[in-house]
Molecule: transfer RNA
Organism: Saccharofermentans sp.
RNA sequence: UGGGGUGUAGCCAAGGGGUAAGGCACGGGUCUUUGACUCCCGCAUCGUAGGUUCAAAUCCUGCCACCCCAG
Numbered sequence: 001u002g003g004g005g006u007g008u009a010g011c012c013a014a015g016g017g018g019u020a021a022g023g024c025a026c027g028g029g030u031c032u033u034u035g036a037c038u039c040c041c042g043c044a045u046c047g048u049a050g051g052u053u054c055a056a057a058u059c060c061u062g063c064c065a066c067c068c069c070a071g
Base pairs, nucleotide, nucleotide: 001070002069003068004067005066006065007064010024011023012022018054026042027041028040029039047063048062049061050060051059
């Protein structure tokens, strides 16, 4: 320098046009003499800036970060 891949909650991770599953962690409640366990509830404008669309995490473009390949 060129090509490819990945980016979603504190961590792992699904979803690929119709308003974001699940697990762990964390917070509140329940239970208990206390703690643990159980059960219930809560926690995401999806890397960033634009574009397309009635509607974008999802499609398109630029940029950023990391990883891989070639030189």